[in-house]
């Protein structure tokens, strides 16, 4: 000194849920407060989930044109869902 790992200490980050603000909204941003996390750090790349528009197309249902859900497609959100890339603190076994 590196890898893998995750005991200790100094210390980090902060679910819900409140308050106030942006936003159609999903969800954000500050304060509060902690469920939890060793990358819960930092990126929407692929996938999963969610919102909002839009339309081919299915099915139900109503019975001829309307809902409803599934789906295509555009465009957000989530990295505290999972993978992948990056950069990172301490040092027992």
């Nucleotide at each position: 000194c590196c890898c893998u790992c995750g005991a200790a200490a100094c210390g980090g980050c902060a679910a819900a849920c409140c308050a106030c603000g942006u936003g159609c909204a999903a969800a954000c941003g500050u304060g509060g407060g902690a469920c939890g996390c060793a990358a819960a750090g930092u990126c929407a790349u692929g996938g999963g989930u969610c919102c909002g528009g839009c339309c081919a197309g299915c099915u139900u249902c109503g019975c001829u044109c309307g809902a409803a859900g599934c789906g295509u497609u555009c465009g957000g959100a989530u990295c505290g869902c999972c993978a992948g890339a990056c950069c990172a603190c301490c040092g027992a076994a």
Molecule: c-di-GMP-I riboswitch aptamer
Organism: Rhodopirellula sp. SM50